[in-house]
Order: sequence, then structure tokens, then C1' cells
RNA sequence: UCACCGAAAAGGUAAACCUCGGGGAACUGAGGGACACAAAGCUACCUAUCCGGAAUAUGUGGGAUAGAGGGGUUGUCGAA
Repeated sequence: UCACCGAAAAGGUAAACCUCGGGGAACUGAGGGACACAAAGCUACCUAUCCGGAAUAUGUGGGAUAGAGGGGUUGUCGAA
């Protein structure tokens, strides 16, 4: 220095819910609020789930969820 790992320290994010706003919907932005999180930073490539259209039962294409899992990528600290 790197990898594994996750004690301590310094910090970080922000569930449910409430208010205001966007959307046809899933869902989402801002503020409040803290259930939790060592990647709960980013990414829609794969799976899964959800929304909605058409077709008509073979399959097709659009959207959403990264706090559902995998993959990719970036990153704080340094005990055992």
C1' cells in the first nucleotide's frame, strides 16, 4: 500500500408517519421526523416485485422500486 474484517473515533444517510408539491398510476421532490444502515453513495446491466397499455393467451414493448437480491463503480477509519 492492497485485500479480508468491523472494535473504537470523527462523521454520514434517513424508515414509518405528518405538511406542501409533481405524476394517469406505481412512485417521487422539499421540510419536519428517526426505524434502521459499514456502502441504506452512485448505477436499471440481470433477477424479483409493483404500475399501466396493447394483443389475445404464444409472447410484446413503456414506466417505477438501488432501504429486495446479484453485478459494476467510487469512498471514511484502522483495533483484533
This is a predicted structure of an 80-nucleotide RNA (c-di-GMP-I riboswitch aptamer) from a Nitrospiraceae bacterium. The organism belongs to Nitrospiraceae, within Bacteria. The sequence was found by an Rfam model in a public genome assembly.